[in-house]
RNA sequence: GGGCGCGUAGCUCAAUGGUGAGAGCAGCGCUCUUAUAAGGCGCCGGUUGUCGGUUCGACUCCGGCCGCGCCCA
Numbered sequence: 001g002g003g004c005g006c007g008u009a010g011c012u013c014a015a016u017g018g019u020g021a022g023a024g025c026a027g028c029g030c031u032c033u034u035a036u037a038a039g040g041c042g043c044c045g046g047u048u049g050u051c052g053g054u055u056c057g058a059c060u061c062c063g064g065c066c067g068c069g070c071c072c073a
Base pairs, nucleotide, nucleotide: 001072002071003070004069005068006067007066010025011024012023013022018056027043028042029041030040031039049065050064051063052062053061
């Protein structure tokens, strides 16, 4: 330098172009227990990498850039 894939919550991942972007773990509060852990209930947490384009409507489709991984040279 070229090709392919990926980028969403602190972490691991969902979400058919369609109303408000969710789950588990983590964190916080309550409950339970003599106490801790586990369990139960609730809460918190997002500029969907970034900038444009297409569309009535984009996490989703298209392009540039940035980052990461693999392969080729």